C1' cells in the first nucleotide's frame, strides 16, 4: 500500500429490514437483617467515534475522517 470486520450507557452486547435508544453486571438511594451476603423496588448514568449529505424523520442509507482488529502483498 490494498481488502474485511467493528465503534452504542463505567463493562460486555441489543435495537426485527428510517419513526420516541434497550437488557445484563457495576453504581446510588430504600425495604428487609443486630451486621454482612442473597432477594425486592425505585433512580442515575448516551453529543449512538468525528463531520457532512438524502429523507418529514437516521444507530440504520451513502461519503470522507479517526480509531481497534484481522487477511494479501
Nucleotide at each position: 500500500g490494498g481488502g474485511g470486520u467493528g465503534g452504542u450507557a463505567g463493562c460486555u452486547c441489543a435495537a426485527u429490514u428510517g419513526g420516541u435508544a434497550g437488557a445484563g453486571c457495576g453504581c446510588u438511594u430504600g425495604a428487609a437483617u443486630c451486621g454482612c451476603a442473597u432477594u425486592c423496588a425505585a433512580g442515575a448514568g448516551g453529543u449512538u467515534a468525528u463531520g457532512a449529505g438524502u429523507u418529514c424523520g437516521a444507530u440504520u442509507c451513502u461519503c470522507a475522517u479517526c480509531c481497534a482488529c484481522u487477511c494479501c502483498a
This is a predicted structure of a 73-nucleotide RNA (transfer RNA) from an uncultured Planctomycetia bacterium. Rfam family: tRNA. Gene Ontology term of the family: triplet codon-amino acid adaptor activity. Rfam classes the family as a transfer RNA.